[in-house]
Guanidine-I riboswitch aptamer from Virgibacillus pantothenticus, 110 nucleotides, folded computationally.
The sequence is in RNAcentral, with records from Rfam and Ribocentre.
Its Rfam family is "Guanidine-I riboswitch aptamer". Its family is annotated with regulation of gene expression in the Gene Ontology.
Taxonomically the source falls in Virgibacillus (Bacteria, Bacilli, Caryophanales, Bacillaceae).
RNA sequence: AUAAUCAUUUUCUAGGGUUCCGCAGAUACAAGUAAGUAGCUAUCUGGACUGGACCAAGAGAAAAUGCACGGUUCAUUACGUGUACACGGAGGGAUAAAAGCCCGGGAGGA
Numbered sequence: 001a002u003a004a005u006c007a008u009u010u011u012c013u014a015g016g017g018u019u020c021c022g023c024a025g026a027u028a029c030a031a032g033u034a035a036g037u038a039g040c041u042a043u044c045u046g047g048a049c050u051g052g053a054c055c056a057a058g059a060g061a062a063a064a065u066g067c068a069c070g071g072u073u074c075a076u077u078a079c080g081u082g083u084a085c086a087c088g089g090a091g092g093g094a095u096a097a098a099a100g101c102c103c104g105g106g107a108g109g110a
Stems, first nucleotide, its partner, number of pairs: 007065006015055002020052002022049001023046006031037001066083005085105001087108001091103003
């Protein structure tokens, strides 16, 4: 200096926004002698709305599987050990939208 490998899935968490639900506000309808007010329904706005639900970590958690070695097994068996290390932009992309998601163990750095 270059190349390969550093596994997969599930359930969660840090985190994330706003399609849906909920919540809040405004307007309309309606009841009504008039005004005011409550309720049902519909439309619009709001995530500097706690939430339900949803997305979610290579460098976060747990478990299972896989893989490697050992192995008392007919055996790829029971069982055991190991599965290390890991600072990181900007920019772009998907979804309704955003993010520690994807580009990406990237660029760069030590």